The RNA shown here (Glycine riboswitch aptamer) has 94 nucleotides and comes from Hydrogenophaga crocea.
RNA sequence: GGCGUUGCUCAGGAGAGAGCUCCCGCGUGGGGCCGCCGAAGGCGCAGGAGGCCGCAACGGCCCCGAACGCUCAGGCAAAAGGACUGGCAAACGC
Repeated sequence: GGCGUUGCUCAGGAGAGAGCUCCCGCGUGGGGCCGCCGAAGGCGCAGGAGGCCGCAACGGCCCCGAACGCUCAGGCAAAAGGACUGGCAAACGC
C1' cells in the first nucleotide's frame, strides 16, 4: 500500500391502501376485515470454489449459497427501519 471482518450521532437508498370498521386512557394505541410490498431478519430452491465416500456415475454427504422464489417476521403518508453503495477512522486477520 491492497483485500476482508467488525464499527459509525456520516451521505445516498426502492417497493406497496394516510384502506374500511369497532374500542379506548385519543397516540407512532389496541382488535376485526379485506387489498398489497420485498431491500432488516428468516425459510426454500437454482447454482457453486472446495472437501469426503465410491471402481464409476449426470451418484451420495459436508460446506457456501443469489438481488430467484415464499411472505413467517417486517413493511404499505411522514418519522423510524432499510439490503446495498460510498465515506470515515479504530481494532483484528491475510
Source information:
Of the family's consensus pairs, 85% are formed in the model. The source organism's lineage runs through Bacteria, Pseudomonadota, Betaproteobacteria, Comamonadaceae and Hydrogenophaga.